Predicted 3D model of a 75-nucleotide RNA (transfer RNA) from a Verrucomicrobiota bacterium. It was read from a public genome assembly.
RNA sequence: GCAGGUUUAGCUCAGCGGUAGAGCACCAGUAUCACACACUGGGGGUCGUAGGUUCAAACCCUACAACCUGCACCA
Numbered sequence: 001g002c003a004g005g006u007u008u009a010g011c012u013c014a015g016c017g018g019u020a021g022a023g024c025a026c027c028a029g030u031a032u033c034a035c036a037c038a039c040u041g042g043g044g045g046u047c048g049u050a051g052g053u054u055c056a057a058a059c060c061c062u063a064c065a066a067c068c069u070g071c072a073c074c075a
Stems, first nucleotide, its partner, number of pairs: 001071007010024004018055001026042005048064005
């Protein structure tokens, strides 16, 4: 340099046009002598960035960025 893949909550991930979710973690409560486990509730999101298409975009299109894989180059 070329091709492909990934980017969504603190972490790991789901969601592929119509109200953004789960598990773990975190906070509070219940319970316990206490802690853990368990149960109940709660907080937490510019959906990588910028544009475009659409009545409507996390989802489709374009560019860019970061990371991963393969190929190519390496005087």